A computed fold for an 89-nucleotide RNA from an archaeon, annotated as transfer RNA. Its Rfam family is "tRNA". The family's RNA type in Rfam is transfer RNA.

[in-house]
């Protein structure tokens, strides 16, 4: 210069042209633990009970890379740009 694959939540990612969902992770609430502390006892016990961690449930977070088209209807198909990443000359 020219081909081609990618592009979707904070990350990894589904989604026949018909409801954009799902794991992590964020938040919140409950349960579990039962440490720290605080009381109370004195043979090491007992009451209490945060933070962390566990487990359930919930809940928020997407103009599907930008911009246009073509359809009743677009992540999804068609231009045009951006960007990663690969070829070829």
């Nucleotide at each position: 210069g020219c081909c081609c694959u990618u592009g979707u939540a904070g990350c990894u990612u589904a989604a026949c042209g018909g409801c954009g969902g799902a794991g992590c992770g964020a938040c919140u609430g409950c349960u579990u633990c039962g440490u720290a502390u605080a009381c109370g006892a004195u043979u090491a016990c007992g009451u209490u009970g945060a933070a962390a961690g566990a487990g359930c449930a919930g809940u928020a977070g997407g103009u599907u890379g930008a911009g246009g088209g073509u359809u009743c209807a677009a992540a999804u198909c068609c231009c045009u740009c951006c960007a990663a990443g690969g070829g070829c000359u």